Description: Predicted 3D model of a 73-nucleotide RNA (transfer RNA) from a Candidatus Microgenomates bacterium. The source organism's lineage runs through Bacteria, Bacteria candidate phyla and Candidatus Microgenomatota. Rfam family: tRNA. Gene Ontology term of the family: triplet codon-amino acid adaptor activity. Rfam classes the family as a transfer RNA. The coordinates come from a structure-prediction model, not an experiment, and the mean pLDDT is 83. The sequence is in RNAcentral, with records from ENA.
RNA sequence: GCCAUCGUAGCUCAGUGGUAGAGCAGCCGUUUCAUAAGCGGACGAUCAGAGGUUCGAAUCCUCUCGAUGGCAC
Repeated sequence: GCCAUCGUAGCUCAGUGGUAGAGCAGCCGUUUCAUAAGCGGACGAUCAGAGGUUCGAAUCCUCUCGAUGGCAC
């Protein structure tokens, strides 16, 4: 340099055009003499950035940035 895959909550992931979700972590409550486990609840993501298509974009297209792998040198 070229190609492919990927980028969504603190972490691990789902969501392939119509209200952004789950588990874990953290927080509050419940339970216990106490802790842990269990149970319940609330909180938490301008979906890597910009532009385009569309009535509507995390999702489709283009460019840029980053990560991983392959090829080449």